Description
The RNA shown here (transfer RNA) has 71 nucleotides and comes from endosymbiont of Rhynchophorus ferrugineus. It matches the Rfam family "tRNA". Its family is annotated with triplet codon-amino acid adaptor activity in the Gene Ontology. Rfam describes the family as follows. Transfer RNA (tRNA) molecules are approximately 80 nucleotides in length. The coordinates come from a structure-prediction model, not an experiment, and the mean pLDDT is 82. The organism belongs to Candidatus Nardonella dryophthoridicola, within Bacteria.
RNA sequence: GCGAGCAUAAUAUAAUGGUAUUAUAUUAACCUUCCAAGUUAAAUAUAUGGGUUCAAUUCCCAUUGUUCGCU
Numbered sequence: 001g002c003g004a005g006c007a008u009a010a011u012a013u014a015a016u017g018g019u020a021u022u023a024u025a026u027u028a029a030c031c032u033u034c035c036a037a038g039u040u041a042a043a044u045a046u047a048u049g050g051g052u053u054c055a056a057u058u059c060c061c062a063u064u065g066u067u068c069g070c071u
Stems, first nucleotide, its partner, number of pairs: 001070007010024003018054001026042005047063005
């Protein structure tokens, strides 16, 4: 320099155009003499910028970061 893939919550994940899912962790309440375990609830997310569409995590383009391969 060229090509390909990936980017979703604190972490790991699902979602093939229609209110973004689940688990762990965190916090609160209940339970318990206390702790642990358990039950319930809450907060935290679609890398950035554009385009298409009534509607974009999803489709298209560019950028950034990262991984792999070729040279």